The prediction has a mean pLDDT of 80. This is a predicted structure of a 149-nucleotide RNA (FMN riboswitch aptamer (RFN element)) from Neobacillus niacini. Rfam family: FMN riboswitch aptamer (RFN element). Its family is annotated with FMN binding in the Gene Ontology. Rfam describes the family as follows. The RFN element is a highly conserved domain that is found frequently in the 5'-untranslated regions of prokaryotic mRNAs that encode for flavin mononucleotide (FMN) biosynthesis and transport proteins. This element is a metabolite-dependent riboswitch that directly binds FMN in the absence of proteins.
RNA sequence: AUAUUCCUUCGGGGUCAGGUGAAAUUCCUAACCGGCGGUGAUGAAGCAUAUAGCUUCUUAGUCCGUGACCCGGUUAACGUAAAAGUUAAGCGGUGGAUCUGGUGCAAAUCCAGAGCCGACAGUUAAAGUCUGGAUGGGAGAAGGAAAAA
Numbered sequence: 001a002u003a004u005u006c007c008u009u010c011g012g013g014g015u016c017a018g019g020u021g022a023a024a025u026u027c028c029u030a031a032c033c034g035g036c037g038g039u040g041a042u043g044a045a046g047c048a049u050a051u052a053g054c055u056u057c058u059u060a061g062u063c064c065g066u067g068a069c070c071c072g073g074u075u076a077a078c079g080u081a082a083a084a085g086u087u088a089a090g091c092g093g094u095g096g097a098u099c100u101g102g103u104g105c106a107a108a109u110c111c112a113g114a115g116c117c118g119a120c121a122g123u124u125a126a127a128g129u130c131u132g133g134a135u136g137g138g139a140g141a142a143g144g145a146a147a148a149a
Base pairs, nucleotide, nucleotide: 002149004146005145006144007143008142009141010140017029018028019027031129032128033118034117035066036065037064038063043057044056045055046054047053061116062115070093071092072091074089075088076087077086078085098114099113100112101111102110120132121131122130
């Protein structure tokens, strides 16, 4: 330092201002936001043999993967006359969005410009941003303990 197991803590942001209307933070103009892991030609620091290398940190909503939501099995427990149903664990499925120019050996990540996307239920009127399930769940992050070789 590593497999694995367990414990603790942490773990999502956002409608300014106006218009129409009986009614809209839901429509229109406009504004604002970007989970987690990876990659990485960004940036910073350090080292250095200082023609170009090494180390650490850091850089993507729209690239690769993934979580929440939704759907469907499985197993176990509860439940029932049998079902329905409830809970837990785990599995499978569904599930959004980028181009142009520049630089360059190389751009899906840099720079510039212009786009685009965003679960379900609710609502005097259609919601990424309000309310709710949710004081939930969770990708995962940090710390600690055990532990064979």

Record summary: The sequence was found by an Rfam model in a public genome assembly.